The prediction has a mean pLDDT of 75. The RNA shown here (Fluoride riboswitch aptamer (crcB RNA motif)) has 73 nucleotides and comes from an uncultured Sphingomonadaceae bacterium.
RNA sequence: ACGCUCUUCGGCAAUGGAUUUCUGCCGGGUCUUCGGACCGAACCGCCUUCGGGCUGAUGAUUCCUACCGGGCG
Numbered sequence: 001a002c003g004c005u006c007u008u009c010g011g012c013a014a015u016g017g018a019u020u021u022c023u024g025c026c027g028g029g030u031c032u033u034c035g036g037a038c039c040g041a042a043c044c045g046c047c048u049u050c051g052g053g054c055u056g057a058u059g060a061u062u063c064c065u066a067c068c069g070g071g072c073g
Stems, first nucleotide, its partner, number of pairs: 009027005016064003020060001022059001028039004045054003
C1' cells in the first nucleotide's frame, strides 16, 4: 500500500419529535492554521390514457404533537 474478516462508531431509510439488546443501506475524497472547511455516498412514495388518481407523520415497535373521519357530552 492492497485485500479479507471481526468489533466499535457515525449517517440514512417519501411530512414533526421521542423510543428500541430490532431490520436494511452508506461510511469515501480534498484542503487545513489540526479548531475545522468543502465535496461525495446511503435517502428524496406509487399508479397513469399524462388529463389525472392513491396511501402514509414509523423501515418496524411503543408514544407525543399536528392533520383527517365517526360517535357522545

It was read from a public genome assembly, where an Rfam model found it.